[in-house]
């Protein structure tokens, strides 16, 4: 200098005037006012109601190991597998000798398979009989060919031709032992039969988790209206059973219909944010100090002027929080890798 | 705001423990029949299976993420 990898931050700035929403205030006025994703609603919780949210089954979810956390499908560290020269990145990564099942077309044969081309024809038959030739019975799976996948690879022996048929090495499987690690797993050695494949984002098995609904939850006040039906054992229970609880003779529960479309709470101090120290490889945790940063209910962020720049992307709260995923013009900081050149 | 469902030919829909060629009815085009039209008969065209990834030898089908549409809920 060029190409690239990882982590983090910002995402127009400052000021004046006017306007909008909120809090405080008698008033004047003061202060605050969208995001890293507020988004998709894909996970996990808090909170509220179903009396408590109890047991079992079903459904559903998760799926290497250890840790973090309120919890998670998230994060951190590690293992294994794959990709890259590398920094580094990716992985739905339990089980296929528990069982059921799937593999179209092609191909001889597709799961304890098979002989189309091919090789041989030693033994047995015939000709000739020196040696060879011919056809059949039969033997074989090395080579060709099909396929995503064809029952280990290389070399040697062996044979009529061949083949784990035998041997050596390698790969892989099972099992036993030793060493390291909390563990996933790793390293080494012995033995075995020579090979016993793929799909579980097919059913399934194993381990673990899980009650349901959702702030339009739910509670209070006000206004308004028209009642009707079902129940004796029903309801809470919204998949079912058990259990528990409530009501049991004039009220209750449920369903249909009718009415209302107003106000208040929930609703913003919280697993909060910032700084420092300590523990930990890290995610994170502990302690101390500081700080309060939107709260609407037709739903608030805009307009204009001045100065400046690299002329501004994706997009906007609606109960709250932790994640994931998706969208995003550009700017900045830190660490690292590879290649070339110069000293 | 919250919850649920659905996207396959021009229209309405099938297709499901994944298998070569993706189907049916109506519609469309051409031909036959008829003096002509309709009906009928014969032939044919027409598909990114909403999009992008992943699993698999193979995806309309299974999984994830986006996009669009519809319904329910005070």
């Nucleotide at each position: 200098c060029g190409a690239g990898c990882c982590c983090g931050u910002c995402g127009g700035a400052c000021g004046g005037c006017c306007g909008c929403g909120g809090u405080c205030g008698c008033a004047a006025g003061a202060c605050c006012g969208a995001g890293g994703a507020a988004a998709g609603u894909c996970c996990g919780g808090a909170c509220u109601c179903c009396a408590c949210a109890g047991g079992g089954a079903a459904c559903g979810g998760u799926g290497c190991u250890g840790g973090g956390u309120a919890a998670c499908a998230c994060c951190c560290a590690g293992g294994c597998g794959g990709g890259g020269u590398g920094a580094c990145c990716c992985g739905a990564c339990g089980g296929a000798a528990a069982g059921u099942g799937c593999a179209g077309c092609a191909g001889a044969g597709a799961g304890c398979a098979g002989a189309c081309c091919g090789c041989c024809g030693a033994u047995g038959g015939c000709c000739c009989c020196a040696g060879g030739g011919c056809a059949c019975a039969g033997g074989c799976a090395a080579g060709g060919g099909u396929g995503a996948a064809a029952c280990g690879g290389u070399g040697g022996g062996g044979u009529a031709a061949g083949a784990g048929c035998c041997c050596a090495c390698c790969a892989g499987c099972g099992u036993c032992c030793c060493g390291g690690g909390c563990g996933a797993c790793c390293g080494g050695g012995g033995c075995g039969g020579c090979u016993c494949g793929g799909c579980a984002a097919a059913c399934c098995c194993c381990a673990c988790c899980c009650g349901g609904a959702g702030c339009a939850a739910g509670g209070c006040c006000a206004a308004g209206c028209a009642g009707g039906g079902a129940c004796g054992u029903c309801g809470g229970u919204g998949u079912c059973c058990c259990g528990c609880c409530g009501a049991u003779c004039a009220a209750g529960u449920c369903c249909c219909g009718g009415g209302u479309a107003g106000g208040c709470c929930g609703c913003a101090u919280g697993a909060g944010c910032c700084g420092g120290c300590c523990g930990g490889u890290g995610a994170c945790g502990g302690c101390c100090g500081g700080u309060c940063g939107a709260g609407a209910u037709g739903g608030a962020u805009g307009g204009u002027c001045g100065u400046c720049c690299a002329c501004g992307a994706c997009a906007g709260a609606a109960u709250c929080c932790g994640g994931c995923u998706u969208a995003c013009a550009g700017a900045c900081g830190g660490g690292c890798u590879c290649g070339c050149c110069a000293c | 705001g919250g919850c649920g469902g659905c996207g396959u030919a021009g229209c309405u829909c099938a297709g499901c423990a994944g298998g070569u060629g993706a189907g049916a009815g109506c519609g469309c085009u051409c031909g036959a029949c008829u003096c002509a039209u309709a009906a009928u008969c014969g032939a044919g065209a027409g598909g990114u299976c909403g999009g992008c990834a992943g699993u698999u030898c193979g995806a309309g089908u299974c999984u994830g993420c986006c996009c669009g549409c519809c319904g329910c809920u005070a």